[in-house]
RNA sequence: UUCUUAUUCAGAGCAGGUGGAGGGACGAGCCCUAUGAAACCCGGCAACCGGUCCAAUGACGGACACGGUGCUAAUUCUUGCAGCCAUUCGAUGCGGCUGGGAAAUAAGAA
Numbered sequence: 001u002u003c004u005u006a007u008u009c010a011g012a013g014c015a016g017g018u019g020g021a022g023g024g025a026c027g028a029g030c031c032c033u034a035u036g037a038a039a040c041c042c043g044g045c046a047a048c049c050g051g052u053c054c055a056a057u058g059a060c061g062g063a064c065a066c067g068g069u070g071c072u073a074a075u076u077c078u079u080g081c082a083g084c085c086a087u088u089c090g091a092u093g094c095g096g097c098u099g100g101g102a103a104a105u106a107a108g109a110a
Base pairs, nucleotide, nucleotide: 001110002109003108004107005106006105007104008103013042016041017040018039022032023031024030026080027079028078029077043072044071045070048068049067050066051064052063053062054061076102081099082098083097084096085095087093
C1' cells in the first nucleotide's frame, strides 16, 4: 500500500504544560481558532486485540484496564452517487427516507 471482517447519533481537560498559525481526510458548504490552531507531554474516555479473573451444557458472555493500538468541538459537522416519498402547474429547487461511495479505527491476510 491492497484485500477481508467488524464498528462509526454514547464517552472523554469551558484555568494542565510546551508551542506558536493554523485546523476540521479530499471538493463544495458550514464551522473551530491570539478568550490561543497543528504538533508533543500530562490527564481523561472507550474496551478492538492480547493478558488475568468470573461464569459455562450449545451459542452469545461478564469484570479489570496490566500490555498493544485508538479516540478526546460539532452524528464520520453536513454533503458529494443512485432510488423512493412528500411539496409543486411542473421539478433539475426545498424537506424527509433507503441503499451505495469515500474516510477513520481495530484485527487478520497478501

Background:
A computed fold for a 110-nucleotide RNA from Planococcus glaciei, annotated as SAM riboswitch aptamer (S box leader). Its mean pLDDT, the model's own confidence on a scale to 100, is 83. The sequence is in RNAcentral, with records from Ribocentre.